[in-house]
Context: one part of a larger RNA
RNA sequence: GACGAACGCUGGCGGCGUGCCUAACACAUGCAAGUCGAGCGGGGGCCAUCCGGUGGCAACACCGGUGAAGCCCGAGCGGCGAACGGGUGAGUAACACGUGAGGAACCUGCCCCGGAGACCGGGAUAACAGCUGGAAACGGCUGCUAAUACCGGAUGCCAUCACCGGAUCGCAUGACCAGGUGAUGAAAUGGAUUCCGCUCCGGGAGGGUCUCGCGGCCUAUCAGCUUGUUGGUGGGGUAACGGCCUACCAAGGCUCCGACGGGUAGCUGGUCUGAGAGGACGAUCAGCCACACUGGGACUGAGACACGGCCCAGACUCCUACGGGAGGCAGCAGUGGGAAUCUUGCGCAAUGGGCGAAAGCCUGACGCAGCAACGCCGCGUGCGGGAUGAAGGCCUUCGGGUUGUAAACCGCUUUCAGCAGGGACGAAACUGACGGUACCUGCAGAAGAAGCCCCGGCCCACUACGUGCCAGCAGCCGCGGUAAUACUAAGGGGGCGAGCGUUGUCC
Numbered sequence: 001g002a003c004g005a006a007c008g009c010u011g012g013c014g015g016c017g018u019g020c021c022u023a024a025c026a027c028a029u030g031c032a033a034g035u036c037g038a039g040c041g042g043g044g045g046c047c048a049u050c051c052g053g054u055g056g057c058a059a060c061a062c063c064g065g066u067g068a069a070g071c072c073c074g075a076g077c078g079g080c081g082a083a084c085g086g087g088u089g090a091g092u093a094a095c096a097c098g099u100g101a102g103g104a105a106c107c108u109g110c111c112c113c114g115g116a117g118a119c120c121g122g123g124a125u126a127a128c129a130g131c132u133g134g135a136a137a138c139g140g141c142u143g144c145u146a147a148u149a150c151c152g153g154a155u156g157c158c159a160u161c162a163c164c165g166g167a168u169c170g171c172a173u174g175a176c177c178a179g180g181u182g183a184u185g186a187a188a189u190g191g192a193u194u195c196c197g198c199u200c201c202g203g204g205a206g207g208g209u210c211u212c213g214c215g216g217c218c219u220a221u222c223a224g225c226u227u228g229u230u231g232g233u234g235g236g237g238u239a240a241c242g243g244c245c246u247a248c249c250a251a252g253g254c255u256c257c258g259a260c261g262g263g264u265a266g267c268u269g270g271u272c273u274g275a276g277a278g279g280a281c282g283a284u285c286a287g288c289c290a291c292a293c294u295g296g297g298a299c300u301g302a303g304a305c306a307c308g309g310c311c312c313a314g315a316c317u318c319c320u321a322c323g324g325g326a327g328g329c330a331g332c333a334g335u336g337g338g339a340a341u342c343u344u345g346c347g348c349a350a351u352g353g354g355c356g357a358a359a360g361c362c363u364g365a366c367g368c369a370g371c372a373a374c375g376c377c378g379c380g381u382g383c384g385g386g387a388u389g390a391a392g393g394c395c396u397u398c399g400g401g402u403u404g405u406a407a408a409c410c411g412c413u414u415u416c417a418g419c420a421g422g423g424a425c426g427a428a429a430c431u432g433a434c435g436g437u438a439c440c441u442g443c444a445g446a447a448g449a450a451g452c453c454c455c456g457g458c459c460c461a462c463u464a465c466g467u468g469c470c471a472g473c474a475g476c477c478g479c480g481g482u483a484a485u486a487c488u489a490a491g492g493g494g495g496c497g498a499g500c501g502u503u504g505u506c507c
Base pairs, nucleotide, nucleotide: 001506002505003504005503006502007501008500009499012379013378014377015376016375017374018372019371020337025336026335027334029333030332031331034080035079036078039077040076043073044072045071046070050065051064052063053062054061055060087291088290089289097215098214099213100212101211102210103209106208107207108206111204112203113202114201115200116199117198119153120152121151122150128143129142130141131140132139133138158185159184160183161182162181163180164179166177168175169174190196191195217263218262219261224254225253226252229251230250231249232248233247234246235245236244266288267287268286269285270281271280272279273278293314294313295312296311297310316327317326318325319324343369345368346367347366351365352363353362354361355360382412383411384410385409392403393402394401395400416448418443419442420441421440422439426434451496452495453494454493455492456477457476458475462491463490466487472479473478
């Protein structure tokens, strides 16, 4: 000098930031991922009309039934999203990260550009209805039905594969282009009537994936390590290369330029310090990675081996009718725990995201507000005059000195806070949580606003009392045993100031 700090004393205001560093410990409760009726069928509600009944002379009123168009509600099939966004740092010394290069070994939903298409058919199933099991969670049987759900056939611009021969090119495996033959492969002409969708192919953008060079911890009181190990062949697997996996064959591969083992650790942009070189760190913000009660596994899908999905095992908690079930805050709040780290707040108005043609719905992302001197910055607690140097305090050689222009007193001002009136930008339009906030104007009155540490030397700042190696102080040297500038308290002084000290850590 610095801090995500804590502790002690103290504490007026504002702006901007920051706020579980410990137990990746356990969690009550609420919310954090839905949306589309312009993909589909059905259920329920409201309701015009019509029919019947009652009352009435009638108009009409009431009741029951029917129930169009339309609107609304909840579940289901289907589509897209849920792999983003948000959290955490456990694990990881690794191509995890950073940087540079390569893929002639790769994938890519939505989006953009270009080319070519969508023909003919079919059978189901949830919802629903009936019956039925179970305490519940959740099922079972029978029957009916729709689709942009599913399936069969056709066509093939073209794609893939096999074979044939050819031109060009590359560092190798080889790549690419044009042609021929054969095989295989599509679709929803669906929904609305501005349009949006479906299928195949080529290209793009963005994203992902794989490989390699180089770089960044400690330890030799770890010196040898290795059998899928190193390479090859055949096969499998993957989007793809590969010992990734498998069978067989060979006996290799790494290492004092530190293998292997142990310890520690998410990495980076950066942050702190320092003249720099360097050292230390990796909170907030941003990029990448890893993880989601612990361990393992796959399914779906363009994408996961999936935080708020599934299955198995385990520990723990809860419900139970004892047969069996339910759960996972390292999302936002909140609880216990802890020296210590916030509200179970408001809003989708803005920005961004998902779905939708749109209206819109959802969004604890986000925007705001709340709490905390936790940090940085700014402001205030008044200004001028005022000597007989008042009183009081302290000291005193008793003369006085000092507190001290300090106070009183006189004059002035009104920042901030307070009260009142007006009142935004942020939004082009409907639309503003913040917010009657910021800001502007007016009003009153010095009025509401100063402490903390230190005063032996280092180190700015000294006296008197008390105590008597006691009580105590202390960063180092060291103070205290009867005159202590070093303990305690007082007067005075010094430093900093809404803070000041202490502790911890780094330079």
Molecule: small-subunit ribosomal RNA, 5' domain
Organism: uncultured bacterium